[in-house]
RNA sequence: GCGCCCAUAGCUCAGUUGGUAGAGCAGUUGCCUCUUAAGCAAACGGUCGAAGGUUCGAGUCCUUCUGGGCGCA
Numbered sequence: 001g002c003g004c005c006c007a008u009a010g011c012u013c014a015g016u017u018g019g020u021a022g023a024g025c026a027g028u029u030g031c032c033u034c035u036u037a038a039g040c041a042a043a044c045g046g047u048c049g050a051a052g053g054u055u056c057g058a059g060u061c062c063u064u065c066u067g068g069g070c071g072c073a
Stems, first nucleotide, its partner, number of pairs: 001072007010025004019056001028042004049065005
């Protein structure tokens, strides 16, 4: 230098044919318990790496950039 893959909650990851973003774990609160742990319940937590474009509508499609990984040279 060229090609491919990845980036979504604090962490690990889903997200179907484009139609208002979810799970598990962690943390918070409550119940239970003499207390803790375990168990049960609830709520919280995201402008989906950045900027543009297409579209009535983008996590999803297109372009560029950033970061990480792999391969070729």

The prediction has a mean pLDDT of 80.
This is a predicted structure of a 73-nucleotide RNA (transfer RNA) from a Candidatus Magasanikiibacteriota bacterium.
Its Rfam family is "tRNA". It is annotated as a transfer RNA.
Lineage of the source: Bacteria > Bacteria candidate phyla > Candidatus Magasanikiibacteriota.